[in-house]
Context: one part of a larger RNA
RNA sequence: CCGGGUGUAAAGGGCGUGCAGCCGGGCAUGCAAGUCAGAUGUGAAAUCUCAGGGCUUAACCCUGAAACUGCAUUUGAAACUGUAUGUCUUGAGUGCCGGAGAGGUAAUCGGAAUUCCUUGUGUAGCGGUGAAAUGCGUAGAUAUAAGGAAGAACACCAGUGACGAAGGCGGAUUACUGGACGGUAACUGACGGUGAGGCGCGAAAGCGUGGGGAGCGAACAGGAUUAGAUACCCUGGUAGUCCACGCUGUAAACGAUGGAUACUAGGUGUGCGGGGACUGACCCCCUGCGUGCCGCAGUUAACACAAUAAGUAUCCCACCUGGGGAGUACGAUCGCAAGGUUGAAACUC
Numbered sequence: 001c002c003g004g005g006u007g008u009a010a011a012g013g014g015c016g017u018g019c020a021g022c023c024g025g026g027c028a029u030g031c032a033a034g035u036c037a038g039a040u041g042u043g044a045a046a047u048c049u050c051a052g053g054g055c056u057u058a059a060c061c062c063u064g065a066a067a068c069u070g071c072a073u074u075u076g077a078a079a080c081u082g083u084a085u086g087u088c089u090u091g092a093g094u095g096c097c098g099g100a101g102a103g104g105u106a107a108u109c110g111g112a113a114u115u116c117c118u119u120g121u122g123u124a125g126c127g128g129u130g131a132a133a134u135g136c137g138u139a140g141a142u143a144u145a146a147g148g149a150a151g152a153a154c155a156c157c158a159g160u161g162a163c164g165a166a167g168g169c170g171g172a173u174u175a176c177u178g179g180a181c182g183g184u185a186a187c188u189g190a191c192g193g194u195g196a197g198g199c200g201c202g203a204a205a206g207c208g209u210g211g212g213g214a215g216c217g218a219a220c221a222g223g224a225u226u227a228g229a230u231a232c233c234c235u236g237g238u239a240g241u242c243c244a245c246g247c248u249g250u251a252a253a254c255g256a257u258g259g260a261u262a263c264u265a266g267g268u269g270u271g272c273g274g275g276g277a278c279u280g281a282c283c284c285c286c287u288g289c290g291u292g293c294c295g296c297a298g299u300u301a302a303c304a305c306a307a308u309a310a311g312u313a314u315c316c317c318a319c320c321u322g323g324g325g326a327g328u329a330c331g332a333u334c335g336c337a338a339g340g341u342u343g344a345a346a347c348u349c
Stems, first nucleotide, its partner, number of pairs: 003321004007303002012317001014201004021194003025088007033081002035077008049065006091191001092188003095184004103177007110154001114150008125136002163168001206247006215241002220236004258316006266294011298305002322349003331342004
C1' cells in the first nucleotide's frame, strides 16, 4: 500500500458553517470525452508460453507459432457516466395559517435564606466532633425581636419533561432575536449530500485590565487523628467563584456510537401538533415530529444493538494498524504566560 476495521479490544474530529474536491432525482432530444465493437499501422531482438529439432541427457542452443493484455489513426454503436438544450415535481427551498419551548442577548423587578451593622429583651455559655480541642463569649456572645446594608443563587412547579449544532440552558416581566414542528400545496424547479483546508462557536480551571466580594473556598495558619499525617475531621482563611471587556481552546467535550438518504415485525409510556368519530374538555381510532422502555428478524467475540440500529445498502469526511519509550524530543505554528496544535526515533519487551 492493500485488506480489514473504529459502542466496550487500537481507532469518530468537541460542535457548526462552508470554498475547492468527491457523489447526486424523473422524462425527451443532440453530441460522442469516458465506455463498447471493427479495421489499419506500430508494439526491435532476446526473454516468457506452446509445438518441433540439435549437442549421449539436462542446463544450454536452433526453428516455427502464439503472445507482447499497450499506443496512435480511422469507421461505427449510444444502454450507462459525461456534456448541451428543453421539460417535470416527488428531493430541497420559499410563501400563507397555527400552536409549543430553562434556545440566545439586554434591561428592570421579586421573595426565602445567609453574613454583617444598629437597637431592644436576656444571661453564661456558644460552636464543633467518633470524642475533643483550636475558635467565639461578662468589653454581654449563642438565642430572640425590630430596622438597615450587601452579594450570590433561584425552593415548590420538576417530569429517562422541554429547547439548543455542540458547549449548554431553570424566579418573574419587557424589548430585540435564532431554530425546529404541524397544516396547506400558492411559488421556484434539482437550487441537493458530504466537506480536506479556511472561518466561527466552545464547560471548568487559568491569564490580562477595571470593578465586586455575602456564602463557599485551592494555597496558607491553627486544633485533632496517627508510629508519622505535608491527608481524610474541625476552627479560621487568600486567590478564585460574580460582573464588563479581551485572551486561552482544552475535558470521561460520552450515546466512549461522524453526517446524509432509503428500506426492514411488533408492543408500551411520554412531550408538541393535525385529522376522524363522539352529546363531550376526556376515552377511542388514524397520522407527523421528538424523547424513553421492552422485543422479532438480522448483526455481534460476547455484553448487547434492534425504525433514535451496532440490521440491509449507497455517498462523503475523520481516524486505527502490538505494549512501553510518548502525546515525549526536535522543528514549525498559535499564546502575555500557563500551555495548545502538529508529532518522531534510538532502545526495550
Small-subunit ribosomal RNA, central domain from a metagenome, 349 nucleotides, folded computationally.
Its Rfam family is "Bacterial small subunit ribosomal RNA". Rfam links the family to the GO terms ribosome and structural constituent of ribosome.